Context: one part of a larger RNA
RNA sequence: AACGAACGCUGGCGGCAGGCUUAACACAUGCAAGUCGAACGAAGGCCCUGGCUUGCCAGGUGUCCUUAGUGGCGCACGGGUGAGUAACGCGUGGGAACCUGCCUAGGAGCGGGGAACAACCAUUGGAAACGAUGGCUAAUACCGCAUACGCCCUCUGGGGGAAAGGCUUCGGCCACUCUUAGAUGGUCCCGCGUCUGAUUAGCUUGUUGGUAAGGUAAUGGCUCACCAAGGCGACGAUCAGUAGCUGGUCUGAGAGGAUGAUCAGCCACACUGGGACUGAGACACGGCCCAGACUCCUACGGGAGGCAGCAGUGGGGAAUAUUGGACAAUGGACGAAAGUCUGAUCCAGCAAUGCCGCGUGAGUGAAGAAGGCCUUAGGGUUGUAAAACUCUUUCAGAUGUGACGAUGAUGACGGUAACAUCAGAAGAAGCCCCGGCUAACUCCGUGCCAGCAGCCGCGGUAAUACGGAGGGGGCUAGCGUUGUUC
Numbered sequence: 001a002a003c004g005a006a007c008g009c010u011g012g013c014g015g016c017a018g019g020c021u022u023a024a025c026a027c028a029u030g031c032a033a034g035u036c037g038a039a040c041g042a043a044g045g046c047c048c049u050g051g052c053u054u055g056c057c058a059g060g061u062g063u064c065c066u067u068a069g070u071g072g073c074g075c076a077c078g079g080g081u082g083a084g085u086a087a088c089g090c091g092u093g094g095g096a097a098c099c100u101g102c103c104u105a106g107g108a109g110c111g112g113g114g115a116a117c118a119a120c121c122a123u124u125g126g127a128a129a130c131g132a133u134g135g136c137u138a139a140u141a142c143c144g145c146a147u148a149c150g151c152c153c154u155c156u157g158g159g160g161g162a163a164a165g166g167c168u169u170c171g172g173c174c175a176c177u178c179u180u181a182g183a184u185g186g187u188c189c190c191g192c193g194u195c196u197g198a199u200u201a202g203c204u205u206g207u208u209g210g211u212a213a214g215g216u217a218a219u220g221g222c223u224c225a226c227c228a229a230g231g232c233g234a235c236g237a238u239c240a241g242u243a244g245c246u247g248g249u250c251u252g253a254g255a256g257g258a259u260g261a262u263c264a265g266c267c268a269c270a271c272u273g274g275g276a277c278u279g280a281g282a283c284a285c286g287g288c289c290c291a292g293a294c295u296c297c298u299a300c301g302g303g304a305g306g307c308a309g310c311a312g313u314g315g316g317g318a319a320u321a322u323u324g325g326a327c328a329a330u331g332g333a334c335g336a337a338a339g340u341c342u343g344a345u346c347c348a349g350c351a352a353u354g355c356c357g358c359g360u361g362a363g364u365g366a367a368g369a370a371g372g373c374c375u376u377a378g379g380g381u382u383g384u385a386a387a388a389c390u391c392u393u394u395c396a397g398a399u400g401u402g403a404c405g406a407u408g409a410u411g412a413c414g415g416u417a418a419c420a421u422c423a424g425a426a427g428a429a430g431c432c433c434c435g436g437c438u439a440a441c442u443c444c445g446u447g448c449c450a451g452c453a454g455c456c457g458c459g460g461u462a463a464u465a466c467g468g469a470g471g472g473g474g475c476u477a478g479c480g481u482u483g484u485u486c
Base pairs, nucleotide, nucleotide: 001485002484003483005482006481007480008479009478012358013357014356015355016354017353019350020316025314026313027312029311030310031309034073035072036071039070040069042067043066044065045064046062047060048059049058050057051056052055080269081268082267089194090193091192092191093190094189095188098186099185103182104181105180106179107178108177109176111145113143114142120135121134122133123132124131125130151160152159153158165174166173167172195241196240197239202232203231204230207229208228209227210226211225213223214222244266245265246264247263248259249258250257251256271292272291273290274289275288294305295304296303297302322348324347325346326345330344331342332341333340334339361391362390363389364388371382372381373380374379395427397422398421399420400419401418405413430475431474432473433472434471435456436455437454441470442469443468444467445466451458452457
C1' cells in the first nucleotide's frame, strides 16, 4: 500500500460497486423453457337460429376462447459451480483430412399415389406411478413410384438418391426438396510457454512403427489381424503432492513477487459411476437407461426424487443478503403477426463491506465567567471555547410540481431523481494513541501486585510505559485489532 475480509467500540445522508473464500454437505416450498390453431384431426365453451319437455336436442357461424393429443422449432443458448484436470486443458503462433440447424447469395425443382398411429370410442389391469386389448381418423408425421441442371458411387459401361403444404385483399407472402458458394459456430493436428518434490530413476506391450481392413464428419493404434522391436528418460521420464487456465488484479521506481473474487474468453462438471438414444449440434444441470448411496410415498405387489439456476431452510463457519417487483428497456425462444414465455436482464430490499462526495453550522464575542485540572498559592490552563448577539439552511423533514430512460404507443424503477416554497441551529461524533521507534505530559491510585507489550522493554513507594482524571496528538462516519499478500 492492498483486501470478496472478520472482530471490538461507535454510527447522519447520498452516488457507484461488490456480498458462502468454509460442507462439489443435505434440501421443505414457489418460480427458473417454452411456443406455434396461418401444419393436423377432435372435444368443450361463447354467439345465432329452430324445436320445445325451460334447460337439452338439432343445425349454423367466427382473424372468437379453452384444452389435452399428433406434428414443427427450441430445450446443446442463457444461468450456476471449480470437484476433477499438470493435460494440446489453457495461452500464443501455425496447419489440414472435416462438419455446420437458423442466416445471405446463385442454380434447379415442388408430379402422381399408398399404408398407418395418437387423440377419440369400447372393454379392462393397478393403491398409485402407469398401462393392456380391440375399433375409427387427419396432417408440413411415415412409405413407395416418377423425374434429376448440378449432386454421390464407379470397373467410365453404368448405377443411386428428393420434396409439403399453409395463408391470401389473388398481387403475393411464408414454408418444402436437391445443390454451389459464403458467413457464423465447431472438431482435429503441431511448435513454444505453463507449480513443487530425486528422501520418486528407471517407465511402457496397443506399448513404438509398418501393411491390409474396420470405424469416424474427418486425420490417426481410434479399433482389430499380421509383421518388426521399438518408444520415453538427469534438457528429469515414471511416480507422488498441489492446482481449473488466461485477459487481468495487488504490490513495486522497475525487474520481479503474490494472486486468478467481481467483469470478459476458454475448459471441465451437474447426487456418485457407466452407457447410449434423438438431433445440425449432447453422450445432454431442470432428457432417457443401468448400477450404487441417500431421501420420500405405498394397499408391501411396486413407485418417485436430484437447487454447483433465483429466492429460501438446516448444517459447517470468524463470516457473506429478500421465499421482493417487472418484462418498461437490452437480449433470447417460438410465432406471418398480435403476442406468450424468460429468477437472463433491468430494478428495488438488507448489512458502513469498499471507494467517492456532503453534513453535524458561520460571524462577532474577555468580565479571559462558572466548573474541572495543575500550582512555587502569585497564578496557569481548558479558552473565543461556552454563554450572549447577529446570520445562514447544505443534508435530513413538510407541502406542491414532477421527469430523461420511449424517434408513434407501452415505465417495474417511482410520485423516485430533480425543481419551487416553508420551518428551525434546529435531527446528526466518534475511535485510537501520548517511554523510544512515533506526532502528543502532568496529577492521583497501585507497589515485580494488578496489569501493559509490535520490538526494545515497563511495574519491587515519587511509574510521562499499569488503572483513572485533566490536558495533548492522529484519523474521522469511522477508528482500532487480527489475518493474508507485496